[in-house]
């Protein structure tokens, strides 16, 4: 210098004027006001209401190991397998419990298989019967590899070595797993986002959750009025009126709702890390048809027909932790490979 890998971050800046929402106000004004994804609403929780003795079935989710966390499908560290020269990236229970599927091609696709070839026999010389997986051919995949023995030709049929698998032992690791030794010819395809098996977890609905206050109308009760009556009680009468009370609850209002949180910043301690604990400091949008905008000046980028135009993706709605997706341009840190110079 070139090509890459991993991680973190910013994502127009400053000021004037006008305006909008919320809060405070001594009524002059003052304070705060979108994001890293506020998004998709895909997971996990907080919170609220309903249901609930315990257990099981069904259903769903997750799925190597250990740890973190309120929890997770997230994160950290590790293991194994695959890819890359490498930094690094991707994947993950069980296919020797059972059932099922494996397109096309191919003779044959799962207790294999005879199309060509090879070997033996028969024959009407066209072929037929049998043996054979060493060779050819098809395919994503055809039942270990090399060599030797063996055979009619062949074949783990037998043997040596290698590879894999299984079993046993020893050692290391909390564990996934790894290393070494021995034995067994055992040679065994793939798919579980096919059914299924195993382990763990899971009640339902969601802030239009849910709670409080509560006009009017309708309903119930008491009193006032009238009849019966000497009076009280009682009882009867009211299309109608007036006063008071009652519960449920509509409109409407308030809370939930953002001053206190699994909160933010910074420092320290522990830990390999995710993270945890502690000290100090801060209070940081909260509407309810839903505020966060317009304009001007200077600066920074981009485009320009030189007049000017534009500022990526996007925009809160109960809150929080994740994942995923979108994103013009730019910054920082660590690392790898190639090349050149010293």
């Nucleotide at each position: 210098g070139g090509a890459g890998c991993g991680g973190g971050c910013c994502g127009g800046g400053c000021g004037g004027c006008c305006g909008c929402g919320c809060c405070c106000u001594u009524c002059g004004g003052g304070g705060c006001g979108a994001g890293g994804a506020a998004a998709g609403u895909c997971c996990g929780g907080a919170c609220u209401c309903c249901a609930c003795a315990g257990g099981g079935c069904a259903g769903g989710a997750u799925g190597c190991u250990g740890g973190g966390u309120a929890a997770c499908a997230c994160c950290c560290a590790g293991g194994c397998g695959g890819g890359g020269c490498g930094a690094c990236c991707c994947g993950c229970g069980g296919a020797a419990a059972g059932u099922g599927c494996c397109a096309c091609a191919g003779a044959g696709a799962g207790c294999a298989g005879a199309c060509c070839g090879c070997c033996u026999c028969c024959c009407u010389c066209g072929g037929g019967a049998g043996g054979u997986a060493a060779g050819g051919g098809u395919g994503a995949a055809a039942c270990g590899g090399u060599g030797a023995g063996g055979u009619a030709a062949g074949a783990g049929c037998u043997c040596a070595c290698c590879a894999g698998c299984g079993c046993g032992g020893c050692g290391g690791g909390c564990g996934a797993c790894c290393g070494c030794c021995g034995c067994g010819g055992c040679u065994c395809g793939g798919c579980a986002a096919a059914c299924c098996c195993c382990a763990u977890c899971c009640g339902g609905a969601g802030c239009a959750a849910g709670g409080c206050c509560a006009a009017g109308c309708a309903g119930g009760g008491a009193g006032c009025g009238g009849g019966c009556g000497g009076c009280c009680c009682g009882u009867c009468c009211g299309a109608u009126g007036c006063u008071c009370c009652c519960g449920g609850g509509u409109a409407g209002g308030c809370c939930g709702c953002g001053u206190c949180g699994a909160g933010g910043g910074u420092c320290g301690u522990g830990g390999a890390g995710a993270c945890a604990c502690g000290g100090c400091c801060c209070c940081c949008a909260g509407a309810g048809a839903g505020a966060u905008g317009g304009u001007c000046g200077c600066c920074g980028c981009c485009c320009u027909u030189c007049g000017g135009g534009g500022c990526a993706c996007a925009g809160a709605a109960u809150c929080c932790g994740g994942c995923u997706u979108a994103c013009a341009g730019g910054c920082c840190c660590g690392c790898u490979c190639c090349u050149c110079g010293g």

Bacterial RNase P class A from an Actinomycetota bacterium, 342 nucleotides, folded computationally. The RNAcentral record of the sequence draws on ENA. Taxonomically the source falls in Actinomycetota (Bacteria, Bacillati). It is recorded under the gene name rnpB. The model forms 93% of the base pairs in the Rfam consensus.